[in-house]
Context: one part of a larger RNA
RNA sequence: ACCGGCGAGUUACGAUCGGCUGCAAGGUUAAGCACCGUAGGUGUGGAGCCGCAGCGAAAGCGAGUCUGAACAGGGCGUCUCGAGUAGACGGUCGUAGACCCGAAACCGUGUGAUCUACCCAUCUCCAGGGUGAAGGUCAGGUAAUACUGACUGGAGGCCCGAACCCACGUAAGUUGAAAAUUACGGGGAUGAGGGGUGGGUAGGGGUGAAAUGCCAAUCGAACACGGAGAUAGCUGGUUCUCUCCGAAAUAGCUUUAGGGCUAGCCUUCGGCCAGGAGUCCUGGAGGUAGAGCACUGAUUGGAUGAGGGGCCCCUACCGGGUUACCGAGUUCAGUCAAACUCCGAAUGCCAGCGACUCGCGUCGAGGAGUCAGACCAUGGGUGAGAAGGUUCAUGGUCAAGAGGGGAACAGCCCAGACCGUCAGCUAAGGUCCCUAAGUGUGUGUUAAGUGGAAAAGGAUGUGGCGUUGCUUAGACAACCAGGAUGUUAGCUUAGAAGCAGCUAUCAUUGAAAGAGUGCGUAAUAGCUCACUGGUCGAGUGACGCUGCGCCGAAAAUGUACCGGGGCUAAACACACCACCGAAGCUACGGAUUUGCAUCUGAUGAUGCAAGUGGUAGGAGAGCGUUCCAGGAGCUGUGAAGUCAGACCGUGAGGACUGGUGGAGCGACUGGAAGUGAGAAUGCCGGU
Numbered sequence: 001a002c003c004g005g006c007g008a009g010u011u012a013c014g015a016u017c018g019g020c021u022g023c024a025a026g027g028u029u030a031a032g033c034a035c036c037g038u039a040g041g042u043g044u045g046g047a048g049c050c051g052c053a054g055c056g057a058a059a060g061c062g063a064g065u066c067u068g069a070a071c072a073g074g075g076c077g078u079c080u081c082g083a084g085u086a087g088a089c090g091g092u093c094g095u096a097g098a099c100c101c102g103a104a105a106c107c108g109u110g111u112g113a114u115c116u117a118c119c120c121a122u123c124u125c126c127a128g129g130g131u132g133a134a135g136g137u138c139a140g141g142u143a144a145u146a147c148u149g150a151c152u153g154g155a156g157g158c159c160c161g162a163a164c165c166c167a168c169g170u171a172a173g174u175u176g177a178a179a180a181u182u183a184c185g186g187g188g189a190u191g192a193g194g195g196g197u198g199g200g201u202a203g204g205g206g207u208g209a210a211a212u213g214c215c216a217a218u219c220g221a222a223c224a225c226g227g228a229g230a231u232a233g234c235u236g237g238u239u240c241u242c243u244c245c246g247a248a249a250u251a252g253c254u255u256u257a258g259g260g261c262u263a264g265c266c267u268u269c270g271g272c273c274a275g276g277a278g279u280c281c282u283g284g285a286g287g288u289a290g291a292g293c294a295c296u297g298a299u300u301g302g303a304u305g306a307g308g309g310g311c312c313c314c315u316a317c318c319g320g321g322u323u324a325c326c327g328a329g330u331u332c333a334g335u336c337a338a339a340c341u342c343c344g345a346a347u348g349c350c351a352g353c354g355a356c357u358c359g360c361g362u363c364g365a366g367g368a369g370u371c372a373g374a375c376c377a378u379g380g381g382u383g384a385g386a387a388g389g390u391u392c393a394u395g396g397u398c399a400a401g402a403g404g405g406g407a408a409c410a411g412c413c414c415a416g417a418c419c420g421u422c423a424g425c426u427a428a429g430g431u432c433c434c435u436a437a438g439u440g441u442g443u444g445u446u447a448a449g450u451g452g453a454a455a456a457g458g459a460u461g462u463g464g465c466g467u468u469g470c471u472u473a474g475a476c477a478a479c480c481a482g483g484a485u486g487u488u489a490g491c492u493u494a495g496a497a498g499c500a501g502c503u504a505u506c507a508u509u510g511a512a513a514g515a516g517u518g519c520g521u522a523a524u525a526g527c528u529c530a531c532u533g534g535u536c537g538a539g540u541g542a543c544g545c546u547g548c549g550c551c552g553a554a555a556a557u558g559u560a561c562c563g564g565g566g567c568u569a570a571a572c573a574c575a576c577c578a579c580c581g582a583a584g585c586u587a588c589g590g591a592u593u594u595g596c597a598u599c600u601g602a603u604g605a606u607g608c609a610a611g612u613g614g615u616a617g618g619a620g621a622g623c624g625u626u627c628c629a630g631g632a633g634c635u636g637u638g639a640a641g642u643c644a645g646a647c648c649g650u651g652a653g654g655a656c657u658g659g660u661g662g663a664g665c666g667a668c669u670g671g672a673a674g675u676g677a678g679a680a681u682g683c684c685g686g687u
Base pairs, nucleotide, nucleotide: 001687002686003685004684005683006682011096012095013094014093015092016091017090018089020087021086022085023084026050027049028048032044033043034042035041036040054061055060064076065075066074067073099237100236102234106227107226108225109224110223111222117201118200119199120198121197122196123195124194125193126191128160129159130158131156135152136151137150138149139148140147164188165187166186168185169184170183171182172181203219205215206214207213212221240622241621242620243619244618245617250263251262252261253260254259264370265369266367267366268365269364270363271362272361276358277357278356279355280354281352282351283350284349290343291341292340296337297336298335300333301332302331303330304329307326308325309323310322311321312320313319373398374397375396376395377394378393379392380391381390382389403414404413405412418590419589420588421587423586424585425584429580430579431578432565433564434563438577440576441575442574443573444572445571451567457551458550461548462547463546464545465544466543467542468541469540470539478535479534480533481532482531484508485507486506489503490502491501514529518527519526591612592611593610594609595608596607597606598605599604623676625673626672627671628670629669630668633665634664641660642659643658644657645656647654648653
């Protein structure tokens, strides 16, 4: 891992609701006792319980009572309205382990120092080599010591190094040879040394040269058993079928935020009634979008300008003049505002006579689930007018929704799947091939593979529309020719001659020609331009709006920014005609639910109409398993089980035939449950 078996809403006692049965202003017995035939049944037993009256905290009073001084008011009752009670069954709740499995922990009582920590008693072990302390002896030396030398001596948590003990480094090992080892090195090795044997200290404790270390491969509190099915607002799991309806992810409160309670939204039953919703119409309230500046504030420029500052005159004070400064107020023009409004929609909201459409409403009772929502569009806040961000509001989809499109893709577009059909029509989206359907028609655009990613900015790309110059009195471009004179203007300067710089920028001739557009020279020179004539012969400039393109354009596995091939249309714009295309719609057949009608003894049949996606969840109807009661039966002429098969049923399932098997099975009507397995890192077994 697979297969097989086992594996989770139960039971007791109460409560409440429902339908059912009995009796009914009443209903009902419990224990006990008696009888019968064990289990159990029948009878007896009225104690007790519920109902028939309430009010008050109570004493208590009573169709009333309580409050109160009250014959007041008010509260709860009476009356008009009478239904209960007992039982089994079903739904749900409470108390119990209460659907099942799951902690880490807490407490109690014991068992452990054969491992290890420390302690006590006792016993034992440490090759060999080196160093050479104190002390001593002899000699020298001294007044005597001191002191010196040689020899002796054999100290030491001394030195080197085996046994022994330890474990510092590296490697191997890591389903190991080993639940801590091996190899090669390393440290201690007469000491605070190593070891043996016997004994002691125990878990809110011991022991600890102290690491929360160790206390039997277990230690921030050992292990065993018990309280015990601790508790788990948490995670996981929770077993047959079909039918009808079908949510929520919100509000308030919460030591509350991943939990709850009430409401909201779902479902079932019952009552009431035409109340409800949408569109149209009519009447309202309002201060949003927009707009505006009349208020509150903000705000740019101008005019005017009190007042202030500077300067001048005068000066004790007062005063006068002036001003490229500041500037209130007034005024003209131009603006801004969620907490501004002289104004002011569309929607939405409220109400109403009526019309049309739907058949949606409300009250009570039983049962829920939901309280993490997601994206998209629109209006706001927040953020950075960031986020697949966050938080509100309105709508949609997903959630709980399959199908078609979008290459693929919960939330986008189309469209809501009862079943069957080798029938038809369409939606979104498509129609060259992959790939169903047009290599469709018409008129344009694009040349960039733009299409098939992007900005500021840039550009004689190209199409359309417009405004305005010049132009057969000859334009634009090209070519031929001229482009001069005063003059080298003046100044400056070494020089400055159109062309370093400064100033001025006149005049003459002329068809035209700047005191000079650029290159150039040391300065001249030289080339060129503006301007003019000629040749040529028809358009040529500037500006604006707009369609489609171009550049701007660098990323990490591999083309890789059309799904691919490929496309110059098979791209884009506009218009038109066809076709394809879904579980949509239609056709034909069938099933089922609800409503209505008819028939019918129940209860069903028939017809018509509308439905039949679905998670949590509510409701209904069934299948099967084991056992029990009643009971038709089957079975060695072969039961159950098992294997195979093209049968029946909407399904759970049920027959039949044959093989195997070798002794029990069981229709039908009821009853009772250890009643249905794929999941729980489920449990046990097998392979």

The prediction has a mean pLDDT of 86. Predicted 3D model of a 687-nucleotide part of an RNA (large-subunit ribosomal RNA, domain II) from Salimicrobium humidisoli. Its Rfam family is "Bacterial large subunit ribosomal RNA". Rfam links the family to the GO terms ribosome and structural constituent of ribosome.